[in-house]
Predicted 3D model of a 350-nucleotide part of an RNA (small-subunit ribosomal RNA, central domain) from a metagenome.

Context: one part of a larger RNA
RNA sequence: CUGGGUGUAAAGGGAGCGUAGGCGGACAGGUAAGUCAGAGGUGAAAAGCUCAUGCUCAACGUGAGUCCUGCCUUUGAUACUGCUUGUCUUGAGUGUUGGAGAGGGUGACGGAAUUCCUGGUGUAGCGGUGGAAUGCGUAGAUAUCAGGAAGAACACCAGUUGCGAAGGCGGUCAUCUGGCCAAACACUGACGCUGAGGUUCGAAAGCUGGGGGAGCGAACAGGAUUAGAUACCCUGGUAGUCCCAGCCCUAAACUAUGGACACUAGGUGCCGGAGGAGUUAACCCCUUCGGUGCCGGAGCUAACGCAUUAAGUGUCCCACCUGGGGAGUACGGUCGCAAGGCUGAAACUC
Numbered sequence: 001c002u003g004g005g006u007g008u009a010a011a012g013g014g015a016g017c018g019u020a021g022g023c024g025g026a027c028a029g030g031u032a033a034g035u036c037a038g039a040g041g042u043g044a045a046a047a048g049c050u051c052a053u054g055c056u057c058a059a060c061g062u063g064a065g066u067c068c069u070g071c072c073u074u075u076g077a078u079a080c081u082g083c084u085u086g087u088c089u090u091g092a093g094u095g096u097u098g099g100a101g102a103g104g105g106u107g108a109c110g111g112a113a114u115u116c117c118u119g120g121u122g123u124a125g126c127g128g129u130g131g132a133a134u135g136c137g138u139a140g141a142u143a144u145c146a147g148g149a150a151g152a153a154c155a156c157c158a159g160u161u162g163c164g165a166a167g168g169c170g171g172u173c174a175u176c177u178g179g180c181c182a183a184a185c186a187c188u189g190a191c192g193c194u195g196a197g198g199u200u201c202g203a204a205a206g207c208u209g210g211g212g213g214a215g216c217g218a219a220c221a222g223g224a225u226u227a228g229a230u231a232c233c234c235u236g237g238u239a240g241u242c243c244c245a246g247c248c249c250u251a252a253a254c255u256a257u258g259g260a261c262a263c264u265a266g267g268u269g270c271c272g273g274a275g276g277a278g279u280u281a282a283c284c285c286c287u288u289c290g291g292u293g294c295c296g297g298a299g300c301u302a303a304c305g306c307a308u309u310a311a312g313u314g315u316c317c318c319a320c321c322u323g324g325g326g327a328g329u330a331c332g333g334u335c336g337c338a339a340g341g342c343u344g345a346a347a348c349u350c
Base pairs, nucleotide, nucleotide: 003322004321005320006319007304008303012318014201015200016199017198021194022193023192025088026087027086028085029084030083031082033081034080035077036076037075038074039073040072041071042070048066049065050064051063052062053061054060091191092188093187094186095185096183097182098181099180103177104176105175106174107173108172109171110154114150115149116148117147118146119145120144121143125136126135162169163168206247207246208245209244210243211242215241216240220236221235222234223233258317259316260315261314262313263312266295267294268293269292270291271290272289273288274287275286276285299306300305323350324349325348332343333342334341335340
């Protein structure tokens, strides 16, 4: 490179937006670049292949043919692709009326709990464990009542529930704001899909500066356990966890399953909408659109399993894999304050 692959064997980029590029709906006309056909020119010789022939054979040589898969010129064909012109509405989008939602930002507010402080009651224990001890407590703890302060998180509702591209999002209210869904029409008229680079977002931990610090709690200290115990258990406890601003950019960032479109039996639950039937009304029932689960057929699969939310049948685009170790290491480059990230080998060895 070709091929074959990427749920679990190696392999889907953490996710979006989007540049170049690749690919792209229906009808008609033009053109003839790609494409196809004819003719001409050229494609050195040698080599190769076929036939014949010369050295006694062969190697080797000679002759003829072929090959040189290509390029150029010219004539023609027009199905497909391209280019171009016109038209269309089903892809895509806009508008209208409604709808659901832990989607995002900002601000305010609330109660329960916890800890601390003050005061009251009250007295000898409390706490903790497998059992204990360290620890706290007669300077009055634990318990209990009242008041106050602080920070963080929002029980029940809560659900294979909902929303978001992913990470993720859960008290209440206000405000700003993104996306999505349905119905019926109107409009634009292919405006689309994917997306190397690029750019933005990106849990936790970590970093810089400033604040904050209730609880929890790496490190650390002590008590236990043990042969030891740099652990598991217990008592404490600093960074951190929280907020603002700026970095970092990783993950079992998982559905271990890239995105888009079309097609291919069903059954059942839940969420959001619309229509119908029915009713006093709601529920139930029927149809339909969107989502989210379970079961299952064909088909697929090495099996497990997947199965209209495909891992089925196809098309387009991107990413990635190519035996294990060495190694996500070294070197170089690049990014970062650092930690380190990204890119990413080889020798050697099995």
Rfam family: Bacterial small subunit ribosomal RNA.
The coordinates come from a structure-prediction model, not an experiment, and the mean pLDDT is 90.